Predicted 3D model of a 550-nucleotide part of an RNA (large-subunit ribosomal RNA, domain I) from an Actinomycetota bacterium.
Rfam family: Bacterial large subunit ribosomal RNA. Its family is annotated with structural constituent of ribosome and ribosome in the Gene Ontology.
RNAcentral holds the full RNA, with entries from ENA.
The source organism's lineage runs through Bacteria, Bacillati and Actinomycetota.
Context: one part of a larger RNA
RNA sequence: GGCGUCUGGUGGAUGCCUUGGGGCGAAGCGCCGAUGAAGGACGCGAACAGCGGCGAUACUCCUCGGGGAGCGGCAACAGCGCGACGAUCCGAGGGUUUCCGAAUGGGGCAACCCGUCCGCCGUAACGGGCGGACACCGAGAGCCGAACACAUAGGCUUUCAGGAGGGCACCCGGGGAACUGAAACAUCUUAGUACCCGGAGGAGAGGAAAGCAUAAGCGAUUCCCCUAGUAGCGGCGAGCGAACGGGGACCAGCCCAAACCGCGAGGGUUCGCCCUUGCGGGGUUGCGGGAUCGAGAGAGGGAGAUGUCGACGAUGCGCGGAAGCGGUCUGGAACGGCCCGCCGCGGAGGGUGAGAGCCCCGUACGUGCGUUGUCGUCGUUUUCCAUCGACACCCAAGUACCGCGGGACACGUGAAAUCCUGCGGGAAUCCGGGAGGACCACCUCCCAAGGCUAAAUACGCUUCGCCACCGAUAGUGAACCAGUACCGUGAGGGAAAGGCGAAAAGAACCCCGGAAGGGGAGUGAAACAGAACCUGAAACCAGAGCGCCU
Numbered sequence: 001g002g003c004g005u006c007u008g009g010u011g012g013a014u015g016c017c018u019u020g021g022g023g024c025g026a027a028g029c030g031c032c033g034a035u036g037a038a039g040g041a042c043g044c045g046a047a048c049a050g051c052g053g054c055g056a057u058a059c060u061c062c063u064c065g066g067g068g069a070g071c072g073g074c075a076a077c078a079g080c081g082c083g084a085c086g087a088u089c090c091g092a093g094g095g096u097u098u099c100c101g102a103a104u105g106g107g108g109c110a111a112c113c114c115g116u117c118c119g120c121c122g123u124a125a126c127g128g129g130c131g132g133a134c135a136c137c138g139a140g141a142g143c144c145g146a147a148c149a150c151a152u153a154g155g156c157u158u159u160c161a162g163g164a165g166g167g168c169a170c171c172c173g174g175g176g177a178a179c180u181g182a183a184a185c186a187u188c189u190u191a192g193u194a195c196c197c198g199g200a201g202g203a204g205a206g207g208a209a210a211g212c213a214u215a216a217g218c219g220a221u222u223c224c225c226c227u228a229g230u231a232g233c234g235g236c237g238a239g240c241g242a243a244c245g246g247g248g249a250c251c252a253g254c255c256c257a258a259a260c261c262g263c264g265a266g267g268g269u270u271c272g273c274c275c276u277u278g279c280g281g282g283g284u285u286g287c288g289g290g291a292u293c294g295a296g297a298g299a300g301g302g303a304g305a306u307g308u309c310g311a312c313g314a315u316g317c318g319c320g321g322a323a324g325c326g327g328u329c330u331g332g333a334a335c336g337g338c339c340c341g342c343c344g345c346g347g348a349g350g351g352u353g354a355g356a357g358c359c360c361c362g363u364a365c366g367u368g369c370g371u372u373g374u375c376g377u378c379g380u381u382u383u384c385c386a387u388c389g390a391c392a393c394c395c396a397a398g399u400a401c402c403g404c405g406g407g408a409c410a411c412g413u414g415a416a417a418u419c420c421u422g423c424g425g426g427a428a429u430c431c432g433g434g435a436g437g438a439c440c441a442c443c444u445c446c447c448a449a450g451g452c453u454a455a456a457u458a459c460g461c462u463u464c465g466c467c468a469c470c471g472a473u474a475g476u477g478a479a480c481c482a483g484u485a486c487c488g489u490g491a492g493g494g495a496a497a498g499g500c501g502a503a504a505a506g507a508a509c510c511c512c513g514g515a516a517g518g519g520g521a522g523u524g525a526a527a528c529a530g531a532a533c534c535u536g537a538a539a540c541c542a543g544a545g546c547g548c549c550u
Stems, first nucleotide, its partner, number of pairs: 001549005006543004015534001016499002020470002022467009031166002039100003042055003050074002052059001061094006070082003105114003115134007136163002138160007170201001171199005181188001185235001211218002222249005232240002253452003260281009286430001288395003292390004300385008309376004316369005324340001326339004341358002343347001349361003401425008411437001432447005486493002506533001509520004
């Protein structure tokens, strides 16, 4: 000097832990906003930088209920206060709620600036302060009123809990890619996806047959399972991909237009009336229905809304709630071992100095307050329901349908029905019309061209429960003051970071040192548990001793 060993240092792996996540299920709840939201800015404390809470009535005000000894959030110490005249705290309702923000008196570089009118306060007066109103659009009513006589346009006033903006996902509609796949690529696929826009709501959409079926029948819609990767579609490539029918969840049906009757208004009028329009009645169907006219019949039944009363009664906030302060051993500590008991409609779970049914919180069970709500009785009110015949008035028009061009249907033009429609053409009213996958006949089914409609479904939130889910490089990006620090002009990107101990008992006092740090002392079971704190691996660094080599 090297290697090794050992002892330390550094480092933060590993083990253990969990306040946080992930997933599933059940139940409940689901819009907010000009009565100013969502989201923020700035303030409010004795003291306050942050988080949380609150709003100039500012860590809060009032009422009611609960609760019962402590309290002034996280968050300690000191100080000052509050509380059995019942505080803090919890629940319900109300009050206050600066400024910005749709932001709405005007402006503006958000949280700022500047006004007008009315009322009040203040000043000698001016400046000033406080409260209220003042944006735009729409709708209703009234008034005024052009070109141009009536009229219309337009204007003014007034009224309106009307609209405006926000909302993670979910829903419907209007638009709508490409990478990609086809082992290239163009039809095709990705995909009507992503994305943009509009709209609705706790759901949304759909929905009461111009439907399916086929010789038998079904009977709105939605969702699930199957049918079935079938029938089909397809550069018959890649790939796309039903329906009928069956089984379930849930169940609910209605209103108009027209014919006809009546009333009002406007226009025309050969004055008989006609036309247009508004309102009321009537009427709503496919074994066709209705209107009109005639005949006949009349007694009840069903449903909705609302109110009274009664019963039940979730969520929420509570209350009661059994049984060992047993003995002994170990230990710092008994919740452990041994011995002896007890409760159990409670032996779910958590905590407590180790592993507790009987120590604490709870659990089973029981129960209080009060609210939404549900159901029932009764009352009011609205609404619906029945027969036969005659007559041939009505039964949704630029529609159905056809041609051309597209789109949607699992279906790419195909033999291509069905649905939608940009252009052109263009019916019928029940002796009518549509469909049954070109088309025709027979047969069967059904009434388009108006509208509404709970539930079963989707998603989110809350609470509870569970997990062959994670356990701090995992699990959310985020267990911790995280969408933070930081980066970017911006859109946007986006971390790291948990653990002393049972309890701070967080090391009085002494010594070295300027301090940091350390040595004693003390606490503690333990201090190589000392806050750079559980465990403390490896790389890496050091060295008194020891071994080997040189």